[in-house]
RNA sequence: UUUAUCCAGAGUGGCGGAGGGACCGGGCCCGACGAUGCCACAGCAACCUGGCUGCUCUCCUAUCCCCGCCGAGGCUUCGGCGGGCAGGAGGCACCGUGGUGCUAACUCCCGCCCCUUGCCGGGGAGAGAUGAG
Numbered sequence: 001u002u003u004a005u006c007c008a009g010a011g012u013g014g015c016g017g018a019g020g021g022a023c024c025g026g027g028c029c030c031g032a033c034g035a036u037g038c039c040a041c042a043g044c045a046a047c048c049u050g051g052c053u054g055c056u057c058u059c060c061u062a063u064c065c066c067c068g069c070c071g072a073g074g075c076u077u078c079g080g081c082g083g084g085c086a087g088g089a090g091g092c093a094c095c096g097u098g099g100u101g102c103u104a105a106c107u108c109c110c111g112c113c114c115c116u117u118g119c120c121g122g123g124g125a126g127a128g129a130u131g132a133g
Base pairs, nucleotide, nucleotide: 001133002132003131004130005129006128011041012040013039014038015037019030020029021028024111025110026109027108042103043102044101047099048098050095051094053093054092055091057090058089059088060087061086065084066083067082068081069080070079071078072077107127112124113123114122115121
């Protein structure tokens, strides 16, 4: 810097000892019944990654094989169209390893713009977080 997602989900133990919830302002919460943080284990999730996995899904396939239809030629042939098999790419589902991430509260809520003059509510922007480039 680009792009996708951010109203779902998932906690115990140990260390430690005072503030913490990103920054600023406001609010509201969490916290000596020990928070935030760090470590271990467990879990959640499914962004990336994998599968002799599945499918009334989508697309593609020169040649070969099978089936059907049509046409031509005196029959075994040739041509056209459609379908199948097989293969490839994608999608979806399921499962799993690894790389991350996450495990109070919608990203805790609001701030700027619009619906709307205000409240409520909703939408968007900005900022931030995470993944993949």

Record summary
SAM riboswitch aptamer (S box leader) from a soil metagenome, 133 nucleotides, folded computationally. The model forms 94% of the base pairs in the Rfam consensus. The sequence is in RNAcentral, with records from MGnify. Its mean pLDDT, the model's own confidence on a scale to 100, is 77.